[in-house]
RNA sequence: CAAGUUAAAAGGCAAACUCAAGGAAACUUGAGGACGCAAAGCCACGGGCCUAAAGAAAUACGGUAGCCGGGUUACCAAU
Numbered sequence: 001c002a003a004g005u006u007a008a009a010a011g012g013c014a015a016a017c018u019c020a021a022g023g024a025a026a027c028u029u030g031a032g033g034a035c036g037c038a039a040a041g042c043c044a045c046g047g048g049c050c051u052a053a054a055g056a057a058a059u060a061c062g063g064u065a066g067c068c069g070g071g072u073u074a075c076c077a078a079u
Stems, first nucleotide, its partner, number of pairs: 004076001012037002017032006035066001041072003045069003048064003
């Protein structure tokens, strides 16, 4: 430096659900809680999906990084 399929250790994150707050909603934040995760850290750039305040439908400048791709940063180190 690379590799991480079945190594170890230190730790990390936290689905569903419950409560509280915000929001029109999707959803987000906090507390509890662990289904899972080696980028389940960060960025809505491309695609997808969700929502439509908003009236019939459609529509994103809203949301999702725990849907995929891409960008970017990073702990450990059997072999």